Source information: Predicted 3D model of a 72-nucleotide RNA (transfer RNA) from Caulobacter sp. B11. Rfam family: tRNA. The organism belongs to Caulobacter, within Bacteria. Its mean pLDDT, the model's own confidence on a scale to 100, is 82.
[in-house]
């Protein structure tokens, strides 16, 4: 300098054109003398940032940024 893969909830990661999703975790309730467990629900996302295409975009294109490998 070239090449390749990742960026999605607080963490780990699915999803890969048609209202955004689990698992762990937070907070209620429930249950317990009480805490754990379980069991019921709830909240929580500019889908890394811009711009294209497309009725439509997280998904497909072009940049730009951060992170990781490879090669020079």
């Nucleotide at each position: 300098g070239g090449g390749c893969g990742g960026c999605u909830a607080g963490c780990u990661c699915a999803g890969c054109g048609g209202u955004a999703g689990a698992g762990c975790g937070u907070c209620u309730c429930g249950u317990u003398u009480a805490c754990a467990c379980c069991g019921a629900g709830a909240g929580g996302g500019u889908c890394g940032g811009g711009g294209g295409u497309u009725c439509g975009a997280u998904u497909c294109c072009c940049u730009c940024g951060c992170c990781g490998c490879c090669c020079a």